Predicted 3D model of a 73-nucleotide RNA (transfer RNA) from a Candidatus Nomurabacteria bacterium. It matches the Rfam family "tRNA". The family's RNA type in Rfam is transfer RNA. The sequence was found in a public genome assembly.

RNA sequence: GCGCGCGUAGCUCAGUUGGUAGAGCGCUCGACUGAUACUCGAAAGGUCCUUGGUUCAAAUCCAAGCGCGCGCA
Repeated sequence: GCGCGCGUAGCUCAGUUGGUAGAGCGCUCGACUGAUACUCGAAAGGUCCUUGGUUCAAAUCCAAGCGCGCGCA
C1' cells in the first nucleotide's frame, strides 16, 4: 500500500426482513443471617466510534474518516 472483518452499558456480547436498545457478569439499594457468603428482589447505567447521505423512521442501508484485528505484498 491492497483486501477482509470488527467498533452497542464498567466488562463479555446479542440485536442487520429498517419500526420502543437488551442479556449475563459487575456496581448500588433492599430481603434473608447473630454477622458474612450463597440465594432472591429492585434500581441506576447507552449521543449504538465520528461526520454526512437515503428514508415518514437508521445500531441496522450508503459514503468518507478514525481506531483495532487478520491476510497478502